[in-house]
RNA sequence: GGAUGAAGUUUCUAGGGUUCCGGUUGCGAAUUGGUUGCCUUGGCCGCCCCUUCGCCACGUCUGGUCCGAGAGAAACACGCCGGGUUCGCCCGGUGGCACGGAGGGAUAAAAGCCCGGGAGAC
Numbered sequence: 001g002g003a004u005g006a007a008g009u010u011u012c013u014a015g016g017g018u019u020c021c022g023g024u025u026g027c028g029a030a031u032u033g034g035u036u037g038c039c040u041u042g043g044c045c046g047c048c049c050c051u052u053c054g055c056c057a058c059g060u061c062u063g064g065u066c067c068g069a070g071a072g073a074a075a076c077a078c079g080c081c082g083g084g085u086u087c088g089c090c091c092g093g094u095g096g097c098a099c100g101g102a103g104g105g106a107u108a109a110a111a112g113c114c115c116g117g118g119a120g121a122c
Stems, first nucleotide, its partner, number of pairs: 008076005015067002020064002022061001023058002026055005033048003037044003078095007097117001099120001103115003
């Protein structure tokens, strides 16, 4: 200097947006109660509140669902070393380092996801 191989899976977290749930605003309808007015004293129109349903919008809505780290965590698996063994396995130890764009991609959408232990830097 070059080539080959390896750096696994699951769960969680940092983080992420908005498909669904929930929430909020507005609109419409029904409805409980109250009330101005009018009239034939029992009703009508309008207005306000509670509740229910539907529709639009909002993630600069804490959240649930969802996505989620090579450089975050844990467990399991696997490799290596040592010991034990009834030869099937069991127990313990160990498994280093890691600065990083822009741009693009997927999904509903975005991201520390993927391109990517990339380009590059030291």
Guanidine-I riboswitch aptamer from Cyanobium sp. Morenito 9A2, 122 nucleotides, folded computationally. Lineage of the source: Bacteria > Cyanobacteriota > Cyanophyceae > Prochlorococcaceae > Cyanobium.